The prediction has a mean pLDDT of 83. A computed fold for a 485-nucleotide part of an RNA from an uncultured bacterium, annotated as small-subunit ribosomal RNA, 5' domain. The full RNA is in RNAcentral, with records from ENA and SILVA.
[in-house]
Context: one part of a larger RNA
This record gives sequence, structure tokens and C1' cells, in this order.
RNA sequence: AAUCAACGCUGGCGGCGUGCCUCAGACAUGCAAGUCGAACGCGAAAGUUUUCUUCGGGAAACCGGUAGAGUGACGCACGGGUGAGUAACACGUAGGUAAUCUACCUCCGAGUGGGGAAUAACAUCGGGAAACCGAUGCUAAUACCGCAUAAUACCGAAAGGUCAAAGCUUUAGUGCUUGGAGAGGAGCCUGCGGCAGAUUAGCUAGUUGGUAAGGUAAUGGCUUACCAAGGCGACGAUCUGUAUCCGGUCUAAGAGGACGGUCGGACACACUGACACUGAAUAACGGGUCAGACUCCUACGGGAGGCAGCAGUCGGGAAUUUUGGGCAAUGGGCGCAAGCCUGACCCAGCAACGCCGCGUGAAGGAUGAAGUCCCUCGGGAUGUAAACUUCGAAAGAAUAGGAAGAAUAAAUGACGGUACUAUUUUUAAGCCCCGGCUAACUCCGUGCCAGCAGCCGCGGUAAUACGGGGGGGCAAGCGUUGUUC
Repeated sequence: AAUCAACGCUGGCGGCGUGCCUCAGACAUGCAAGUCGAACGCGAAAGUUUUCUUCGGGAAACCGGUAGAGUGACGCACGGGUGAGUAACACGUAGGUAAUCUACCUCCGAGUGGGGAAUAACAUCGGGAAACCGAUGCUAAUACCGCAUAAUACCGAAAGGUCAAAGCUUUAGUGCUUGGAGAGGAGCCUGCGGCAGAUUAGCUAGUUGGUAAGGUAAUGGCUUACCAAGGCGACGAUCUGUAUCCGGUCUAAGAGGACGGUCGGACACACUGACACUGAAUAACGGGUCAGACUCCUACGGGAGGCAGCAGUCGGGAAUUUUGGGCAAUGGGCGCAAGCCUGACCCAGCAACGCCGCGUGAAGGAUGAAGUCCCUCGGGAUGUAAACUUCGAAAGAAUAGGAAGAAUAAAUGACGGUACUAUUUUUAAGCCCCGGCUAACUCCGUGCCAGCAGCCGCGGUAAUACGGGGGGGCAAGCGUUGUUC
């Protein structure tokens, strides 16, 4: 000098930030990912009319197609959290990919013909304590499947062969299929770089290479069969320990050293371990299956769950906040749109945790009042300090007014009647130190006691070092402790 700090004493205000560093411990409750009726079939309720009525209401038709669940589509791989693992192409940097993929978006081409069979919802029946499940029957589609068409696509040396589509609509459009290019994104490979231990010296059998096959979007022992016997290592292999990495942050004149919290990029993880499904992309935090530990329900047959999302609870700890408001802004998902969703985000709340700013008054005021302390008893110090005079008003309260942030033709502000303005009124200083380092000294009390202490060391009867007058420093803080330079 610094700090994600804590502790002691004290504490007026504002702005901007920051806030579980420990148990990747366990979690009650609520919310955190939905949207689309302009893809589709159903469809309560409400409304209108008629009619019956025991006057409670019932039935039918029309309209309406709302709520709702279902099929389908896109999203759920983003955003948010954490740092357990990882010493590794994980990261950083510079390259390669003629060894590759890419939904949505942009641009340039081509096409969009004609058919079919189902199924959920629903109805009926049945099983189950529940979670949920089964059977039969009905139905739609931008769901599913053939046929046609077929290139600048794919396979092939060529001949030739193979592959598609979906409609909706307010008639303005928007979709769908198939190529090419782009943008952005991703995979894989490589050079170099960044840690401690030799009281770890040898390590390795899919191991190293080849051939063939499989697999992948793609290269490759990635996997398998066969063949060869290689590969790494004192320029530190292997093993052990520790650790996410970087932009950066702190310190320092610099070189360095230490660190990697908040913010940004990358990676990894989502109760523990494994696995695949879907999809353009996941081996998927709020999807699935199996096993394990734990918790809960049970009719004992069987089921349910995963806060390292935002709040919040218990536990651990020296220690870390509200079960708040809003989608107004920025951004994201879906939708033609209106809009819906969004604990991302924007705000508010708590905490002197940090930085910055402001205030607790300013000027005048000497018989240098009183009090207190010291004294050589003459006086000296506190001290212009106070009183007193004039002037002034951080914040609060009351009253009155009142934003910008809104991008618009208009509308739309959670914050917030907040900031700010005017008038009236009135309030706010402590903490540490004074032997030397180190700014600041005397008296009294105590008597190796009580105590102090960062180091040297003070205290055993005159203690500037312990506890009470004066002084010094910093100041809404001041000290202590921990850690780094």
C1' cells in the first nucleotide's frame, strides 16, 4: 500500500459498488421455459331464442368458438449457478482442416403434382391405495407413408442408377422441398507457453507402428482381426501432492513477486456412477433408463424426489442479505400480430463491507471569565476554546410543486410522488496513541503487584513504558487480528 475480510469501541447523510472465501453438506415452501387457434380435431362455461316446469330448474336450436387437455411446430444445448474434478490440446497464443458439420438468419437458383393408411384427444368397459395402465370403437392435420417429377445434388471411370415437398391466409403475404454462396457457431489436429517433489528412475500390451474392416459429420488403436516389436524417459517419463485456465487484480521506480472474488472469454460439473433416446447440435441443472446412498408416501403390491437457478431454512463457521417490486428499459423464447413467458435483467430492502462526496457550523470575540491541572506561589496550561454578537443551514419532518430515463403518429415508468425546487422548523464525534523506532510530558496512584508489549523491553517506592491532567494522529470512523507485495 492492498483486502469478497472478521473482531473491539463508536456511529449523522448521500452516490456508486460489493456481500457463504467454511460443508460440490442436507433441504420445507413459492417462483425460475414456455409459446403458437394464421398447422389440427375436440370442446365445458357464458350469450340469444323456443319449450317444459314441482318455479328450484331441465331440454332443444343458434351463436360462440373462451377456459381446458390432446396431436403438431419451434424453443427447452440460450440465459442463470458452482469450481468438485482436471497438470490435460483443459486454457492462452499462432496456425491447419483437400479430414468436417451447421437449425434459425441473409443472398442467388429450381420446384411445390396426385394419392393412401393410421393415431391421440374423445366415448364405453376394465385394473390399481396411488403413480398410472389396459382393451374395444370414432376422428383431423404443416403428424406418418407410397407414387409422379429430378439437377448445377448424391453414387459411379463411364453407361447408368438414387433422392423431395404442406399448407395457412384478412388475398397483402407467409410457409414447405431441394441445390449453391455467406455470416455467425461448432468439431478435430498441430507448434509454442504457464507447478511442487528425485526422500518418485524407470514406465507402457491397444501399449508403438502397419494392413484390412467397422464406426463417426470427420482424421485417428476410436474399435476389432491379423502382422511387426515397438513407444516414452535426467531437456525429468512414471508416480505423488496441489490446482479450473485466461483477460486481468494487488504490490513494486522497474524487473519481479503474490493472487485469479465481483466484470468479460473459455472449460468442467448438476445427489454419486454408468447409459442411450430425441435433435442441426446434448451423452441434456429444473428430460429419460439402470444401479447406489439419502429423504418422503403407501392399502406393503408399489410409487415420488434432487436449490452448485432467485429468495428462504437447518447445519458448519470468526463470517456473508429480502421467502420484496416490475417486465417501464436492455436482452431472450414463441407468435403475422395483438401479446404471453422471462428470480436473465432493471429496481427497491438489509449490512460503515469498500471507495468517493457532504455535514456536525462560519466570522468576530480577553478583565485571556469560571472549573480543572501544574507551580519556583510570581505565575503558567486548557484557550478564541466557551459565554456573547452577527451570519448560515448536510439530513429529517410538514406544506406546495415535481422530472429525465419513452425508442412513438399516439399509447406505455416497476423505480416513485423518488431525485430535485420553494417555505417553515430543528438535530449529529468518536477511536487510537504519547520510552525508542514514531508525531506527542508532566503530576498523582500502584510497588516484579495490578498490568503493558509489534521488536528492543517496562513494573521490586520519585515509572514520560502499568491505571487517572495536558498533548499528538486520524475522523464517521478509529484500532486489533489474519493474508499478499